[in-house]
């Protein structure tokens, strides 16, 4: 110094001037209502004065709450959702450790991680052949036959071909070929026999456990896909702040169904079963009124320090209060500084490189609307750690 590990972590520009916007509290001002009066409410005005005023993702709306309502409380089915093990959490598909797997020369990084012996399906195309023990294109081997040709003085002998037979080892096909190495045996071959590994099965040892390792017997084949229906274990009502609740105002009916405690008609996600309301419900054609206040921000907040944990995190003290809009405020400008890019001049150094100074530009993804805790994209920069290559010394 160059690559590189989504390693970790920080920030998202800071100080100061002038104008200029809003929300809250506290006060003045103007009207108007109560009231004998003190004083108390409405509305309004940006007049004073203090404090606040946009992100790590405020994006996706993917997932989980809190909160809201479906009168109360159910049980079943379907439906959804998760899948190694151990924990954190309010919860999650989320996060921390860690176990097996996967990828990288490594640092690390990634995972769809239950069951293929309950069933059912699928494995196209190539390819001989694709799962009840299959299957021979090309090939290797024996043994018989052989005309030309080749080697030999002969005799014989060899390549080519053919006929039988043995092989499933070796090469091709293919995402995948019926265990891998390797050595013995064989005419040649084959777990056919041995060593290992791998696969089944018993057994110890460890760990809470997923699992590790030991260690024995067995030659031992029934592959792979479950993000393929499925089976298994475990969670699970919906519904959403356009949820809801209050206060005001207006209206104009016609029709047709089916019922009035022997129950029409509803409510409890989809269905059943139950419950529980219930005298008017249900369609259809047709009119009307609003768009006010509230929910709206003190929270599973925030910060900091101490203990316990590998670690997510927890428990204790001490401290703060950081938008609440309603079409929708938070901006413009000047200055100085930082910071990052260029390019110049110096100094330093074997060098790569680095400091100091001048100048010129730059500033990335991109704005809240009940609210919080994941995830997922999108992006400028600093700080530091590691792993690998070069090169000096």
């Nucleotide at each position: 110094c160059g690559a590189a590990g989504c390693g970790g972590u920080c920030c998202a520009g800071g100080c100061g001037g002038u104008c200029g916007c809003u929300g809250g509290c506290g006060g003045g001002c103007g009207c108007u209502c109560c009231g004998c009066g003190a004083g108390g409410g409405g509305c309004g005005c940006a007049c004073c004065g203090c404090g606040g005023g946009a992100g790590g993702a405020a994006a996706g709306u993917c997932c989980g709450a809190g909160c809201u309502c479906c009168a109360c409380a159910g049980g079943g089915c379907a439906g959804g959702g998760u899948g190694c093990c151990a924990g954190c959490c309010a919860a999650c598909c989320g996060c921390u450790g860690g176990u097996g797997g996967g990828g990288g020369u490594g640092a690390c990084c990634c995972c769809g991680a239950g069951g293929a012996a309950a069933g059912u399906g699928c494995c196209a195309c190539a390819g001989a052949g694709a799962a009840u023990c299959a299957g021979u294109c090309c090939g290797c081997c024996a043994c018989g036959c052989c005309a030309u040709c080749c080697c030999g003085a002969g005799a014989g002998g060899g390549c080519c071909g053919c006929g039988c037979g043995g092989c499933a080892a070796g090469g091709g096909u293919g995402a995948a070929a019926a265990g891998g190495u390797g050595a013995g045996g064989u005419a040649a071959g084959a777990g056919c026999u041995c060593a290992c590994c791998g696969c089944g099965c018993c057994g110890g040892u460890g760990g809470u456990g997923a699992c590790a390792c030991c260690g024995g017997c067995g030659g031992c084949a029934c592959g792979g896909c479950a993000a393929a229906c499925c089976c298994c274990a475990c969670c699970u009502g919906g519904u959403g702040c356009a949820a809801g609740a209050c206060c005001g105002a207006a209206c104009a009916g016609g029709g047709a169904g089916c019922g009035c405690u022997c129950g029409a008609g509803g409510a409890c996600g989809g269905c059943c079963c139950g419950u529980c309301c219930g005298a008017g419900c249900u369609c259809c054609c047709g009119g009307g009124u609003g768009u006010g206040u509230c929910g709206c921000u003190g929270g599973a907040g925030g910060g900091c320090c101490g203990c316990g944990g590998c670690g997510a995190c927890g428990c204790g003290g001490c401290u703060c209060c950081u938008a609440g809009a309603g079409g929708a405020a938070u901006g413009a400008u000047c200055g100085c500084c930082a910071u990052c890019g260029c390019g110049c001049g110096u100094c330093g150094g074997u060098g790569a490189c680095g400091g100091c100074g001048c100048g010129c530009g730059a500033g990335a993804c991109g704005a809240g609307a009940c609210u919080c805790g994941g995830c997922u994209u999108a992006c400028g920069g600093g700080c530091u750690c590691u792993u690998c290559g070069a090169c000096c010394a």

A computed fold for a 393-nucleotide RNA from Sandaracinus sp., annotated as Bacterial RNase P class A. Rfam family: Bacterial RNase P class A. Rfam links the family to the GO terms ribonuclease P activity, dimeric ribonuclease P complex and tRNA processing. Rfam classes the family as a ribozyme. The sequence is in RNAcentral, with records from ENA. Lineage of the source: Bacteria > Pseudomonadati > Myxococcota > Polyangiales > Sandaracinus. Of the family's consensus pairs, 99% are formed in the model. The prediction has a mean pLDDT of 78.